[in-house]
Lysine riboswitch aptamer from Sedimentibacter saalensis, 153 nucleotides, folded computationally. The source organism's lineage runs through Bacteria, Bacillati, Bacillota, Tissierellia and Sedimentibacter.
RNA sequence: GUAUAUUACAGAGGUUGCGAUGAUCAAGAGUAAAAGCACAGCUUUGAAAGGGUGAUUCGCCGAAGGGAUUCUUUCCCUGGGCUUACAUUUAAGAGAUGUAAUACUGUUUUUAUAGGAUGCUUCCCAAUCCUAUAAGAGAGAGCUGUAAUAUGC
Numbered sequence: 001g002u003a004u005a006u007u008a009c010a011g012a013g014g015u016u017g018c019g020a021u022g023a024u025c026a027a028g029a030g031u032a033a034a035a036g037c038a039c040a041g042c043u044u045u046g047a048a049a050g051g052g053u054g055a056u057u058c059g060c061c062g063a064a065g066g067g068a069u070u071c072u073u074u075c076c077c078u079g080g081g082c083u084u085a086c087a088u089u090u091a092a093g094a095g096a097u098g099u100a101a102u103a104c105u106g107u108u109u110u111u112a113u114a115g116g117a118u119g120c121u122u123c124c125c126a127a128u129c130c131u132a133u134a135a136g137a138g139a140g141a142g143c144u145g146u147a148a149u150a151u152g153c
Stems, first nucleotide, its partner, number of pairs: 001153011014061001017060004025052001033045005064078005079105002083101007107138012
């Protein structure tokens, strides 16, 4: 110096990343209820619950959601969000959850093409690295960077 492993720290994906909070707004509803009257109707006043929207702020990047369970302990699945279909829940074609699918998107890797850098006396080629495009594959215990330790060369 390089490769691998471990530990620690710091980051990236998205302006619809995740969770909490919940201003505002719509609906519930001119309904219920109360009062009055010329009383099977009319008039006046006029809500609330539960669910929805989601500004602002906070905590974060297995954030989180779900399933099972030895019961609040351990294991399993999911990279991420949208849309659609089905199922469950619910008053509900809203919302939530699960499964599946298309496209999108981030990450690692393989192949191909193009460009660039290193290298070399010059040029070309090989090799290594980076970027872009295309086609595949994998999964967050992942990926990137820094530092320390250990081992090998």